This is a predicted structure of a 73-nucleotide RNA (transfer RNA) from Svornostia abyssi.
It matches the Rfam family "tRNA". It is annotated as a transfer RNA.

Parts: sequence; C1' cells; structure tokens
RNA sequence: GGGGCCAUAGCUCAGCUGGUAGAGCGUCGCGCUUGCAUCGCGAAGGUCAGGGGUUCGAGCCCCCUUGGCUCCA
Repeated sequence: GGGGCCAUAGCUCAGCUGGUAGAGCGUCGCGCUUGCAUCGCGAAGGUCAGGGGUUCGAGCCCCCUUGGCUCCA
C1' cells in the first nucleotide's frame, strides 16, 4: 500500500428480505426473609462509532472518515 471482518444499553451479544430497537448478566426499587442470598415482579439506562447520500421510512443499502482484528505484499 491492497483485500476481508467487526463497531448496537455499564459488560457479552441478538436484531430475518429496510417498517421506527431487544435478551442475558449487572444497577436500582418492591415482594418474600429476623437479616442476607436465591426466586418473583417492576424500573432506569441507547446520537445503533462519526459524517453524508438513497428512500415515505435506514441498526440494516451506498460513499467517506475513525478505531480494532485478520490476510496478502
């Protein structure tokens, strides 16, 4: 220098052929308990890496940038 993959909640990751974002763990509250843990219920928490484009509509498609992993030279 060139190719490929990845970036989504605090962490690990889903998200189908574009239809308006979720799970587990964690955190907080309530119930249960003398108390803790377990368990049950509920809640908070998101610029979907950043910018632009296409579209009625983008986490998803296209372009550029940044960071990480990997292959070739």

The source organism's lineage runs through Bacteria, Bacillati, Actinomycetota, Thermoleophilia and Svornostia. RNAcentral holds the sequence, with entries from ENA.